[in-house]
């Protein structure tokens, strides 16, 4: 220099004018600061938080699966071993990459063609024989001894999992109809100042798949039709947060110290124009000209996984070649 693999980061920049949202200051005019990602995407996992509810067991269903560690937790990440693949090597091994890593004597399945026959099945050819395919060899085939293979085949074992989702949920204001119809129920006990208070239960509802259990329930419950409201506030962004140094650790990561505050919209803001520049590609008379500038767009938040991505930079390992 070059081929390949893996990982990390960036992913247009600057200036000017105008415009939008939030916060702060201000009586106001106005000024200052900040303003869409590495995946915000998929809604696939795990949680924080809120409610059901001060909450349980079983079944169903789903998920995981070597050993150890990390983490709030995980189906995620790290290390070691095993397996598979690639490179190298005579080999052992080394380097790199990958994924589906419990159980095949608990049971049920599956295996084309070939072959006599694909499992407690079969008897082709040859040999032995206690004359029983009983034993052996050959042949076909990936597999031919009551066999072996296969479980992101059904299944079994061990472990784990309540549900819903910010349109969760809570508060305030306004306003209407404690009205109408239907079904079921309208029971019992205690106290009593006879006004009522408390408890149990029925019909039925809730516990978000079912059963048990539990809970609400007598001016009761459920259903239908209809009426009012569609406003405002909170949740709402200070966090399992980010960056730097340092210590521990093979690593994932953890501790300590210091610094920083980086959208909070509500039908949805985060932009438009102009000039110059950067990168990539093509052409070139080498002066330059032209085109392109990826995937994509917050909506409660966080940790992962998966998918998409023009191009650029860096690190590690490796192939080939060259120089010293």
């Nucleotide at each position: 220099a070059u081929c390949g693999c893996a990982g990390a980061c960036c992913g247009c920049c600057u200036u000017a004018u105008c415009g939008c949202u939030u916060u702060c200051a201000g009586u106001a005019a106005u000024g200052a600061a900040a303003g869409a990602g590495g995946a915000a995407a998929g809604u696939c996992c795990g949680g924080a938080c809120a409610c059901c509810a001060c909450a349980g067991a079983g079944u169903a269903g789903c998920a995981u699966a070597a050993c150890g560690g990390g983490u709030a937790a995980c189906g995620c990440c790290c290390g070691u071993c095993g397996c598979u693949c690639g490179u190298u090597g005579a080999a052992a091994g080394a380097c790199g990459a990958g994924a589906a890593g419990g159980a095949c004597c608990a049971g049920u399945g599956c295996a084309a063609c070939a072959g006599a026959a694909a499992g407690g099945a079969u008897g082709u050819a040859c040999a032995g024989u206690u004359c029983g395919g009983c034993u052996g060899u050959a042949g076909u085939g990936a597999a031919a001894u009551c066999a072996g293979g296969u479980a992101a085949a059904c299944u079994c074992u061990a472990u784990g999992c309540g549900g819903u989702g910010a349109a969760a949920u809570g508060c305030c204001a306004u306003g209407u109809a404690u009205a109408u119809c239907a079904a079921c129920g309208u029971u019992c006990c205690g106290c009593u100042u006879u006004g009522g208070c408390g408890g149990a239960u029925a019909a039925g509802g809730g516990c978000u798949a079912c059963u048990c259990g539990u809970u609400c329930g007598a001016u009761g419950u459920u259903g239908a039709a209809g009426g009012g409201u569609a406003g405002g506030c909170a949740g709402c962004u200070c966090g399992a947060u980010u960056c730097a140094a340092u210590a521990g650790g093979u690593a994932a990561c953890u501790g300590u110290u210091g610094a920083a505050c980086u959208a909070g919209a509500u039908a949805a803001a985060u932009g438009a124009u102009a000039a110059g520049g950067g990168u990539u590609c093509g052409c070139u008379a080498c002066g330059g000209c032209g085109a392109a500038u990826a995937c994509a767009g917050a909506a409660u938040c966080c940790g992962g996984c998966u998918u998409a991505u023009a191009g650029g930079u860096c690190u590690g390992c490796u192939u080939u070649u060259u120089u010293u």